Predicted 3D model of a 73-nucleotide RNA (transfer RNA) from a Candidatus Parcubacteria bacterium. The sequence was found in a public genome assembly. Its Rfam family is "tRNA". Rfam's curators write: Transfer RNA (tRNA) molecules are approximately 80 nucleotides in length. By type it is a transfer RNA.
RNA sequence: CCGCUUGUAGCUCAACUGGCAGAGCAGGGGCCUCUUAAGCCCAAGGUUCUGGGUUCGAUUCCCAGCGGGCGGA
Numbered sequence: 001c002c003g004c005u006u007g008u009a010g011c012u013c014a015a016c017u018g019g020c021a022g023a024g025c026a027g028g029g030g031c032c033u034c035u036u037a038a039g040c041c042c043a044a045g046g047u048u049c050u051g052g053g054u055u056c057g058a059u060u061c062c063c064a065g066c067g068g069g070c071g072g073a
């Protein structure tokens, strides 16, 4: 330099053919227990990497940039 792939909650990941952004873990509160752990319940947590474009509507499609990974030269 070129190609492919990837970027979503603190972490690991979903979200189909464009139509209300979700789960597990962690953290917070509660139940249970003599206490802890385990188990159960509840609530909270998001500029979906950035900037544009298409669309009534974009996490999703298109373009450019930035970061990670892989490959080629």
Base pairs, nucleotide, nucleotide: 001072002071003070004069005068006067007066010025011024012023013022019056028042029041030040031039049065050064051063052062053061